Notes: This is a predicted structure of a 252-nucleotide part of an RNA (large-subunit ribosomal RNA, domain VI) from an uncultured Porphyromonadaceae bacterium. The sequence was found in a public genome assembly. It matches the Rfam family "Bacterial large subunit ribosomal RNA". Rfam links the family to the GO terms structural constituent of ribosome and ribosome.

Context: one part of a larger RNA
RNA sequence: CGCAGAGAUCUGAGGAGAACCGACACUAGUACGAGAGGACCGUGUUGGACAGACCUCCGGUGCACCGGUUGUUCCGCCGAGGAGCACAGCCGGGUAGCCGCGUCUGGGCAGGAUAAGUGCUGAAAGCAUCUAAGCACGAAGCCGGCUCCAAGAUAAGAUUUCAAUAAAAGGGCCGUUGAAGACGACGACGUAGAUAGGCCGCAGGUGUACACGGAGUGAUCCGCUGAGCCGAGCGGUACUAAUUGCCCGAGA
Numbered sequence: 001c002g003c004a005g006a007g008a009u010c011u012g013a014g015g016a017g018a019a020c021c022g023a024c025a026c027u028a029g030u031a032c033g034a035g036a037g038g039a040c041c042g043u044g045u046u047g048g049a050c051a052g053a054c055c056u057c058c059g060g061u062g063c064a065c066c067g068g069u070u071g072u073u074c075c076g077c078c079g080a081g082g083a084g085c086a087c088a089g090c091c092g093g094g095u096a097g098c099c100g101c102g103u104c105u106g107g108g109c110a111g112g113a114u115a116a117g118u119g120c121u122g123a124a125a126g127c128a129u130c131u132a133a134g135c136a137c138g139a140a141g142c143c144g145g146c147u148c149c150a151a152g153a154u155a156a157g158a159u160u161u162c163a164a165u166a167a168a169a170g171g172g173c174c175g176u177u178g179a180a181g182a183c184g185a186c187g188a189c190g191u192a193g194a195u196a197g198g199c200c201g202c203a204g205g206u207g208u209a210c211a212c213g214g215a216g217u218g219a220u221c222c223g224c225u226g227a228g229c230c231g232a233g234c235g236g237u238a239c240u241a242a243u244u245g246c247c248c249g250a251g252a
Stems, first nucleotide, its partner, number of pairs: 001152001005162006014149004020048007032037001050106005058100004065093005070086006111143002117137004170248004174190005195241003198237005204230003212223004
C1' cells in the first nucleotide's frame, strides 16, 4: 500500500517441523531340534541419544541483597559509626530472573497407494505360467495421521457483532508500564484507576546491627536479639505519577 468502514473469532490452499536405537521380562524353556541350543507372532517394563517446554526439586549465575575482612584516603568529638579506591579489593552465602547438571513431555496407533517379493484366476501356446486383460497381499521407505505457521491464497475466503452522515463504530497520538521488546510491534492500565513507584504486611536472603547493661587489665565475650539490614517475589494500600486534551476515520 492492497484486499473499498471497523472489532473479534475462524477455515486451511500452501509451507515448515518431527521421523532414531536398544535392554529386560512374559508368552515359553513352548514351536523347532537327537542334543546343544532356542524362536516367529503378540504384550508389558525400562533405558540411551535427540527435541520441546518449564524452574517445584537438585545445581549454576545472581556487578552492590546480607555478612566477614586487608591496605589506604576521607567524613566524624571518637577507641563509635560510615564513605571512596584497590578486578565486584578479596572472601562466605544468596531472592527474583536467566539457565542445566534439574523436572516434565515427545517420536503412538489406525488408514491409503506401492518396492523387492508372495499369490489367485488366466490365455497367447488344448499343457504350463503371478500377467498379457483382471484381482489380492506386501516395507523403518511414499501419501496421510501428529505439532507449528498460514487469506499478499491479488482467485486477497468465512462467521459474528458494531457503525453508518456531519457524524459514527473504531483507531492513533500522549502518559504509567510488562515473565513483550534492538526500534517499531505485542499485552496491561490511565482517577468510574492497583499500571509503575512509594508505603504496609508476608515470603525469601543474610546471620544475632547500633546504643545500652554486665564480665574481663585487655583483645574480646555475654545479654537485650533469630537481632538489624534486605533488588527484582506474593498480597494490600490512591501517598506520587498516569492531567486536560488533540488527530485519523472523513470522500478520494